[in-house]
Context: one part of a larger RNA
RNA sequence: GGAUGAACGCUGGCGGCGUGCUUAACACAUGCAAGUCGAACGGAGCACCCCUGACGGAGUUUUCGGACAACUGAAGGGACUGCUUAGUGGCGGACGGGUGAGUAACGCGUGAGCAACCUACCUUGGAGUGGGGAAUAACAGCUGGAAACAGCUGCUAAUACCGCAUGAUAUGUCUGUAUCACAUGGUACUGGACAUCAAAGAUCUAUCGCUCUGAGAUGGGCUCGCGUCUGAUUAGCUAGUUGGUGAGGUAACGGCCCACCAAGGCGACGAUCAGUAGCCGGACUGAGAGGUUGGCCGGCCACAUUGGGACUGAGACACGGCCCAGACUCCUACGGGAGGCAGCAGUGGGGAAUAUUGGGCAAUGGGCGAAAGCCUGACCCAGCAACGCCGCGUGAAGGAAGAAGGCUCUCGGGUUGUAAACUUCUUUUAUCAGGGACGAAGCAAGUGACGGUACCUGAUGAAUAAGCCACGGCUAACUACGUGCCAGCAGCCGCGGUAAUACGUAGGUGGCAAGCGUUAUCC
Numbered sequence: 001g002g003a004u005g006a007a008c009g010c011u012g013g014c015g016g017c018g019u020g021c022u023u024a025a026c027a028c029a030u031g032c033a034a035g036u037c038g039a040a041c042g043g044a045g046c047a048c049c050c051c052u053g054a055c056g057g058a059g060u061u062u063u064c065g066g067a068c069a070a071c072u073g074a075a076g077g078g079a080c081u082g083c084u085u086a087g088u089g090g091c092g093g094a095c096g097g098g099u100g101a102g103u104a105a106c107g108c109g110u111g112a113g114c115a116a117c118c119u120a121c122c123u124u125g126g127a128g129u130g131g132g133g134a135a136u137a138a139c140a141g142c143u144g145g146a147a148a149c150a151g152c153u154g155c156u157a158a159u160a161c162c163g164c165a166u167g168a169u170a171u172g173u174c175u176g177u178a179u180c181a182c183a184u185g186g187u188a189c190u191g192g193a194c195a196u197c198a199a200a201g202a203u204c205u206a207u208c209g210c211u212c213u214g215a216g217a218u219g220g221g222c223u224c225g226c227g228u229c230u231g232a233u234u235a236g237c238u239a240g241u242u243g244g245u246g247a248g249g250u251a252a253c254g255g256c257c258c259a260c261c262a263a264g265g266c267g268a269c270g271a272u273c274a275g276u277a278g279c280c281g282g283a284c285u286g287a288g289a290g291g292u293u294g295g296c297c298g299g300c301c302a303c304a305u306u307g308g309g310a311c312u313g314a315g316a317c318a319c320g321g322c323c324c325a326g327a328c329u330c331c332u333a334c335g336g337g338a339g340g341c342a343g344c345a346g347u348g349g350g351g352a353a354u355a356u357u358g359g360g361c362a363a364u365g366g367g368c369g370a371a372a373g374c375c376u377g378a379c380c381c382a383g384c385a386a387c388g389c390c391g392c393g394u395g396a397a398g399g400a401a402g403a404a405g406g407c408u409c410u411c412g413g414g415u416u417g418u419a420a421a422c423u424u425c426u427u428u429u430a431u432c433a434g435g436g437a438c439g440a441a442g443c444a445a446g447u448g449a450c451g452g453u454a455c456c457u458g459a460u461g462a463a464u465a466a467g468c469c470a471c472g473g474c475u476a477a478c479u480a481c482g483u484g485c486c487a488g489c490a491g492c493c494g495c496g497g498u499a500a501u502a503c504g505u506a507g508g509u510g511g512c513a514a515g516c517g518u519u520a521u522c523c
Stems, first nucleotide, its partner, number of pairs: 001523004006519005013392006019385002021350001026348003030345003035091003040088002043085005049078004056071001059068003098303003107228008117220002122216008130164001132162002139154006170196006176189005201208002229275003236266003241263006248256001278300004282293004305326005328339004356382001358381003364378001365376004395425004405416004430460006439450001467512005472493003478507005488495002
């Protein structure tokens, strides 16, 4: 000198774009952050419609006993349609969002490999979608419980569940030919034989689904070469340890797991142990080499109160799922239950220190749905903070009686200083008024949180807007007074003990400027 997720002191006009718990991965009140589909299903409720029609009953009539009766419409039954939806069922809750605790590791980066693998939804090709069955939630009844919730009996539906048929280019076994190879083997002839395995319907009749299978795309899994901080005041480490055979397990290879057998494997080219740490694209600095760093944004990884475990599923060993154990908090009728902000806000605490319990799904994107649409604290916006970068302004021109005042003085003057006053002008900004967007893409119509914002036009009036640090040398900038080794300053040298350009104040000057200084850290 440059830089910062900064903090502190003094000061503070505006706008744009960014950024904002670096500390306690400390504890969390409250609200919201993952739902959706009635075009899978049976119910339930409401509305509409039809039938019957209680009570009441204007009115008509009457032999005064009554009869008829528009209207009202309780209750019951039926059917179509529409709406809502607790439950069964499907898809999604494995994405998106957060954090950096752990991890020195195939975790990450880079380059390869899988002839050892999986992939829902999507695209594309082939084939099919026949015929049956048994349940169960909801519901009803009963029971237990303070609650959370649970149990028993009975009824019912499906794209829920289970057999049967059909069956190959699937899978398994045997086998033929060709070809490739890297050892197990791969590929092709949609070769041959045998065995095994499938399906579901909905609708507005356009379609959307369902089953098996080939290929693709996307996403993942696994393996390997190389690279990846410090310490030897850590020198030996290792029994599933290293290898083999067999069996199991997995989508798949593998001590991944197990039985048996062998005695191996790693290490001064630093094993093991200890400390520290998420890694990278990048960022800062530097002429570069290099050094430092990994906040925001993007990729990967790990974690979700602590530890362990599996279930479901194409995918998890699953932040807002389940089970167990621990700590903590809450409810309780003391028997037992409920919870997990390292999602967005917000609270307490810690700290030098870090924001609103805001608006909207209008856009982009995601989930579900045929769609309308619903959900979306992702996202888009607004609020707070000079935290950073950038831009603008606080007026411009003229103006010497060089005014007054201040400071200084050798008392002549000098300086502040064209600075002010004053004259002329301008209106960025500010305030008010009028107009007023792009962002909207959907076939048309309609659809904007931001926002009456940006922007444009007009009016008013210099009007609303300057500080901070320094002035001995390094280092640009000097005098007066006060103080008297005191009070104090200080980055280094050093200054202060009676004329201090070094302390304090004032005037002046220099530097930067909505900032200026200080502190911390890196180069």